This is a predicted structure of a 403-nucleotide RNA (Bacterial RNase P class A) from a marine sediment metagenome. Its Rfam family is "Bacterial RNase P class A". It is annotated as a ribozyme. Rfam describes the family as follows. Ribonuclease P (RNase P) is a ubiquitous endoribonuclease, found in archaea, bacteria and eukarya as well as chloroplasts and mitochondria.

RNA sequence: GGACAGACGAUCGCCGUCUCGACUCCGGUCGGGGCGGAGGAAAGUCCGAACACGACAGGACACGGUGGUGGGUAACGCCCACCGGCCCCUGGUCGCGGGGUCAGGGAAAGUGCCACAGAGAACAGACCGCCGAUGGGACGCAAGUUCACAGGCAAGGGUGAAACGGUGCGGUAAGAGCGCACCGCCCGGCUGGUGACAGCCGGGGCACGGCAAACCCCACCGCGUGCAAGCGCAAGCAGUUCCCGGCUCACUCCGGUGAGCGCCCGCGGUCCGCGGGUUCCGCAAGGACGGGAGCGGGUAGCGUGCUCGAGGCCGUCGGCAACGGCGGCCCCAGAUGAAUGGUCGUCGCCCGCCUCGUCCGUCGAGCGACCGACGGGGCGGGAACAGAAUUCGGCUUACGUCC
Numbered sequence: 001g002g003a004c005a006g007a008c009g010a011u012c013g014c015c016g017u018c019u020c021g022a023c024u025c026c027g028g029u030c031g032g033g034g035c036g037g038a039g040g041a042a043a044g045u046c047c048g049a050a051c052a053c054g055a056c057a058g059g060a061c062a063c064g065g066u067g068g069u070g071g072g073u074a075a076c077g078c079c080c081a082c083c084g085g086c087c088c089c090u091g092g093u094c095g096c097g098g099g100g101u102c103a104g105g106g107a108a109a110g111u112g113c114c115a116c117a118g119a120g121a122a123c124a125g126a127c128c129g130c131c132g133a134u135g136g137g138a139c140g141c142a143a144g145u146u147c148a149c150a151g152g153c154a155a156g157g158g159u160g161a162a163a164c165g166g167u168g169c170g171g172u173a174a175g176a177g178c179g180c181a182c183c184g185c186c187c188g189g190c191u192g193g194u195g196a197c198a199g200c201c202g203g204g205g206c207a208c209g210g211c212a213a214a215c216c217c218c219a220c221c222g223c224g225u226g227c228a229a230g231c232g233c234a235a236g237c238a239g240u241u242c243c244c245g246g247c248u249c250a251c252u253c254c255g256g257u258g259a260g261c262g263c264c265c266g267c268g269g270u271c272c273g274c275g276g277g278u279u280c281c282g283c284a285a286g287g288a289c290g291g292g293a294g295c296g297g298g299u300a301g302c303g304u305g306c307u308c309g310a311g312g313c314c315g316u317c318g319g320c321a322a323c324g325g326c327g328g329c330c331c332c333a334g335a336u337g338a339a340u341g342g343u344c345g346u347c348g349c350c351c352g353c354c355u356c357g358u359c360c361g362u363c364g365a366g367c368g369a370c371c372g373a374c375g376g377g378g379c380g381g382g383a384a385c386a387g388a389a390u391u392c393g394g395c396u397u398a399c400g401u402c403c
Stems, first nucleotide, its partner, number of pairs: 001403004006347007014037010039385001043396002046394005051226004063222005068082005083104001084102006105217002110215002112211003127157002129153003134150002136147004165183006184206001185204008230304004239295007246261006262278007279288003311330008349382011361370003
């Protein structure tokens, strides 16, 4: 990196769908038959979308995310290819090649941090050390010697993740890009490449330590909530309108017509009316009896969304590849207190033990013994991670066997 996720049969069930038959209160119920019925991760819910509803003039700020370049894609933080840094692959070095890995924009915009150790951690630093040319002290008649006081030195040691370019030669009292060569770095130009970049030429002694998974700056992207989204039908209860009925009062042409109706207390002679209080509904005015019909919203429930899709397989063409174009074929779960299972048989796979045969090796003259490999037979055992719930594309994690 790829493949598989035991196979076949019988039997007992479960979910969906189609069909046939019987019964029916027309809603369905029962019975028979056909077909389909979990995954590579269905998982974590970490990214990206479709779809739905809500919100939304535009822009800016804030917040969050992404970060080499080019491409793929519906889209992505995913994938492919390339570039650059670092690491690995030879006895050593360099180059080529191969493999791995990188949150791989900006540290000369600003702020901040750099533990421990260390003398010193950013426009640094004399702890050990080196020198002591010059000035000074001591010795000496002098030449000079000596001390290491002034002072010079960042080459060596040491600390550290990191010590203000590296190696070498010259130079010097000792040193130092102080000078030079090469490497590195910076600046400018040319050439190649779509680009990240690469190569070459010229110039400059070198300025600019590291950290942005610290703040920050730059560029780009980003509304919110999720199928328990949403949509439809619609019991019951409550609301409202109308009708019918009951009771009361008023009027009456005596046929009816109109108005009113909760509970408590008081008054008018009771029902009733009036007044007051109170409960519920109503923002309030106001309303409150029984039954029926309608209406609007809508709970339970049912249906829909729901599975044909950025779909799968095969072929072919384009492309380094990711992937795309074209043609043909196929239909492949839709449950909801949540189906997709149990048992038995045969075969296959793996492991252990016993037994038989063959081969090789050792001991042995040979018979034979022992270790191992392969094959046949028998017995026993084992077979992982895990399970749809709107649907896709990824990533990550879990996990058995084989190549």